Background: The prediction has a mean pLDDT of 76. Bacterial RNase P class A from Mucilaginibacter frigoritolerans, 391 nucleotides, folded computationally. It matches the Rfam family "Bacterial RNase P class A". The family's RNA type in Rfam is ribozyme. The source organism's lineage runs through Bacteria, Pseudomonadati, Bacteroidota, Sphingobacteriaceae and Mucilaginibacter.
């Protein structure tokens, strides 16, 4: 100095002419005029998550369902950041940098395929001891799990002792676990000391601990207009009733003619049953009408400069000044110059200058905002790796 990986913010600016939306201002009968101001991204992109808003609805309980899961700290919240624990890989280690779906297997329940004797109440193929037969070979009984095999994984691991030959069978030291003292730290946890034990596997069921109502601007709200105030089915009318957010139950809200006729019956007058027609109420089906216009709709948990606390996320206090609101969807062409980046020529010891070419990616706002994912030419910074040189 170059490679290669990874993360970060940038990813164009200015004149002129002419054209778009939109807002404000003169004019003017009325705008189709005329002049100021503004006018698509770091992802607008997925719709993956957390709010604002809006409607159900007056607020609630239980189960199901389904999210989330190291600690302390930012945030309106978040599954997200910032700072640290712990685990793991890289690399001889230190440092330093990626990764982590990071609560529990000592509450239960399951899984661990093929291989292999045997995979969690496991097991003797090969091998090795000791007895017998038998006297090359080799059978038969017993005992072992160090040594070998098969596996991702073989019942903590290493070494010594001890033993027929072996085994935590004993002792040391090491690893993690269980209760539990001491010190240190807000705290995850650390560092020492006893003591108890010793497969993995919860993006396996599951337990534990915290959480969460559904739907989405196509949400909703209001106005003109036009039409059939249509037609049909179910229920009810004071109760075991109907109806009502989203899976269910509670629970709570809201709704329900003392209409007419008519037949029975009792007790002629009233009452009480059915029955039928009208009417409400309240759900569903059919079937007409209208697609028009205002809101929502851009002032905000925002932004920009300072200053200050803090390691940072981030958070006070001052000051500044609005920066799209479109609805078949507008933010746009064309010229020049500047910047940028790449090779070239020249001038320089070098920084670096100066001249022509040439090149530019991934992508278009639709209620809003804060996160996460994905895509990017081309260069800038910042870590690490290799390689070459120096120290």
């Nucleotide at each position: 100095c170059c490679u290669g990986c990874a993360a970060a913010a940038c990813g164009u600016u200015c004149u002129a002419u002419c054209g778009c939306u939109u807002u404000c201002g003169u004019c003017u009968g009325a705008g189709u005029a005329c002049g100021g101001g503004a006018g698509a991204g770091g992802a607008a992109a997925g719709u993956c998550c957390g709010g604002g808003c809006a409607a159900c609805a007056u607020a609630g309980a239980g189960c199901a369902u389904c999210c989330u899961g190291c600690u302390u700290c930012c945030u309106a919240a978040c599954g997200g950041g910032a700072a640290g624990g712990c685990g793991u890989c890289g690399g001889c280690a230190g440092c330093c940098g990626g990764c982590g779906a990071c609560a529990g297997c000592a509450a239960g329940u399951g899984c661990c395929a093929c291989a292999g004797a045997g995979a969690a109440u496991a097991u003797a193929c090969c091998g090795c001891c000791c007895c017998g037969g038998u006297u090359u070979a080799c059978c038969g009984g017993g005992g072992u799990a160090a040594g070998g095999g098969u596996g991702a994984a073989a019942a903590c691991g290493u070494g010594a002792g001890g033993u027929a030959a072996g085994a935590g069978c004993u002792c040391a030291c090491g690893g993690c676990u269980u209760u539990u003292c001491c010190g240190g730290g807000c705290g995850a946890c650390c560092g020492g000391g006893a003591u108890u034990g010793c497969g993995g596997u919860a993006a396996a069921c599951c337990u534990c601990a915290g959480g969460a109502g559904u739907u989405g601007a196509a949400a909703a709200a209001c106005c003109a207009a036009a039409u059939a105030g249509g037609u049909c089915c179910u229920g009810g009318a004071a109760g075991u009733g109907g109806a009502g957010c989203g899976g269910c139950u509670c629970g709570u809200u809201c709704c329900c003619g003392u209409a007419u006729a008519u037949c029975g019956a009792u007790u002629u007058u009233a009452u009480c049953g059915g029955u039928a027609u009208c009417g409400u109420c309240a759900g569903g089906a059919u079937g007409g009408g209208u697609a028009g216009g205002u809101u929502g709709c851009u002032u905000g948990a925002a932004c920009c400069u300072g200053u200050u606390a803090g390691c940072a996320a981030u958070g006070a206090c001052a000051g500044g000044g609005c920066c799209a609101g479109a609805u078949u969807a507008a933010u746009g062409a064309u010229a020049g110059a500047a910047a940028u980046c790449a090779g070239c020529g020249c001038a320089g010891u070098a920084a670096u200058g100066c001249g022509a070419u040439g090149a530019a990616a991934c992508a278009g706002a639709a209620c809003c905002c804060g996160g996460c994912u994905u895509a990017c030419a081309g260069g800038u910074u910042u870590g690490c790796u290799g390689c070459u040189g120096a120290u």